[in-house]
RNA sequence: UGGCCAGGUGCGCGCGCUCGCAAGAGUGAGGAAAGUCCGUACACCACAGGGCAGGGAGCCAGGUAACACCUGGAGAGGCGUAAGCUUCUGGACAGGGCCACAGAAACAAUCCGCACGCAAGUGUAAGGGUGAAAAGGCGGUGUAAGAGACCACCGGUGCCGGCAGCAAUGCUGGCAGCCAGGCAACCCCCUUCCGGUGCAAGGUCAAACAGGAGAGAGAACCGGCUCGGUUCAUUUGAUCUCCGGGUAGACCGCAAGGAGCUUCUCCGUGAGGAGCAGCCAAGAUAGAUGCGUACCCUCAAGACAGAAUACGGCUUAUCGGCCAACCU
Numbered sequence: 001u002g003g004c005c006a007g008g009u010g011c012g013c014g015c016g017c018u019c020g021c022a023a024g025a026g027u028g029a030g031g032a033a034a035g036u037c038c039g040u041a042c043a044c045c046a047c048a049g050g051g052c053a054g055g056g057a058g059c060c061a062g063g064u065a066a067c068a069c070c071u072g073g074a075g076a077g078g079c080g081u082a083a084g085c086u087u088c089u090g091g092a093c094a095g096g097g098c099c100a101c102a103g104a105a106a107c108a109a110u111c112c113g114c115a116c117g118c119a120a121g122u123g124u125a126a127g128g129g130u131g132a133a134a135a136g137g138c139g140g141u142g143u144a145a146g147a148g149a150c151c152a153c154c155g156g157u158g159c160c161g162g163c164a165g166c167a168a169u170g171c172u173g174g175c176a177g178c179c180a181g182g183c184a185a186c187c188c189c190c191u192u193c194c195g196g197u198g199c200a201a202g203g204u205c206a207a208a209c210a211g212g213a214g215a216g217a218g219a220a221c222c223g224g225c226u227c228g229g230u231u232c233a234u235u236u237g238a239u240c241u242c243c244g245g246g247u248a249g250a251c252c253g254c255a256a257g258g259a260g261c262u263u264c265u266c267c268g269u270g271a272g273g274a275g276c277a278g279c280c281a282a283g284a285u286a287g288a289u290g291c292g293u294a295c296c297c298u299c300a301a302g303a304c305a306g307a308a309u310a311c312g313g314c315u316u317a318u319c320g321g322c323c324a325a326c327c328u
Stems, first nucleotide, its partner, number of pairs: 001324005007296007015028005030304001034315002037313005042198004054194005059073005074089006090189002095187002097183003111128002113124004136154002139151003155179002157176008202252004211243005218232005258280001260279003264275004
């Protein structure tokens, strides 16, 4: 630096789910199940097209369903003897804004100084001083004094080429005084992407009460039949049938045949991809997955922690141990 494990087995008691008439059998948390920060699937709603507003991303190439993730690379910086780790990355002549303190001045500057001038003042960025930052550096020419004002070299930037690279870019040749700061994680500009709400999504069945339509003179009970009786009702309708909506409740979504897991082979520096073969792994709804005990391993069974539609990431928490490569 990368990866892995997260005690094992037996017995006893107990819980969820599935199967079973029953007895019982099978199965039952994590590397983060967490934070809910990104990206999706899925569901419903919205949607001709374009624009505004708002938000995300922003060196290059690749991976991926996709990403703000991952891999490899480029440039600039920091740490380390090293292996290696780590931060940043479109635009500051489109415009606005800001740059503490100090300082004359924080951008097209004159406080001191220098020069000219009687002075007022004018010229001047060499020198002083301040600051995180002061108008490329250094030498010369030049000048009243100075200054890229001009010249050589160095540095930067831009343009035109050559070579290497898919590219970012690097190396290199030539030309141009172009060299008047920083902040874009302040607004902004440019490029590019983005509809909203989340499984309490959403779907199926469907009481009771109330409502509507129709039938309607009887209906219910006294345990089988008949008689008889009681209660309710008789047009202000007892009772029966049907209807719609979809509340309570139940079921589905939802428990795994999928962006699934594993071995091997091939391709790739790598993230990863392809192929063959094998495997099927919690599914509750106020929420089960626990406790005790014995032995083993151990110096010591101890850390963080508890599924709620699913998946890929990131971040955070974490006792102890193991493996591999590299450095000193």